Overview: A computed fold for a 76-nucleotide RNA from Acetobacterium malicum subsp. dehalogenans DSM 11527, annotated as c-di-GMP-I-GGC riboswitch aptamer. NCBI's taxonomy places the organism under Bacteria, Bacillota, Acetobacterium, Acetobacterium malicum, Acetobacterium malicum subsp. dehalogenans. The model forms 95% of the base pairs in the Rfam consensus. Model confidence (mean pLDDT): 85 of 100. The sequence was found by an Rfam model in a public genome assembly.
[in-house]
Order: sequence, then C1' cells, then structure tokens
RNA sequence: AGCGAUAAAGGCAAACCUGUUGAAAAGCAGGGACGCAAAGCUAGAGGGCCUGUAAAAUGGCAGCCAGUUACCGAAG
Repeated sequence: AGCGAUAAAGGCAAACCUGUUGAAAAGCAGGGACGCAAAGCUAGAGGGCCUGUAAAAUGGCAGCCAGUUACCGAAG
C1' cells in the first nucleotide's frame, strides 16, 4: 500500500412506535436495532432515486455510485 476475522476497544442506527414540522417525499427529538469497516466528513449545479405535475417547476434522499480523512490488526 492493500485486505477485513465468530478478534479487542469504541462508533453509527433500517423498519417500526411516540411527539413534532411538512401538501407529500421527508426532516428533527426520544425509544428501538435491520444492518454498516468508513452507515465519519464533503458534495443535491455529476449520475441515480423519491415527491409533485398533463408535462414541468418545486421540495427531498449521502444507509446507491463518487471525493477525502481515519481506529484496530488475525489469516492470506
């Protein structure tokens, strides 16, 4: 550099429920864990997806791809 274990420490938190905002998608807070080796950070004026509409506009999604930084160290 690369790789990722039935390892250690630590971390995040899907669905769902409650409250709240919103026309909706969805956001936020609490509970909760399906999962995650970057599910840390950046980016929505790259592609993609969702909402919405006659078509658009608008709004949203980073736990789809991307860029970047980083903890640990079995095997190969």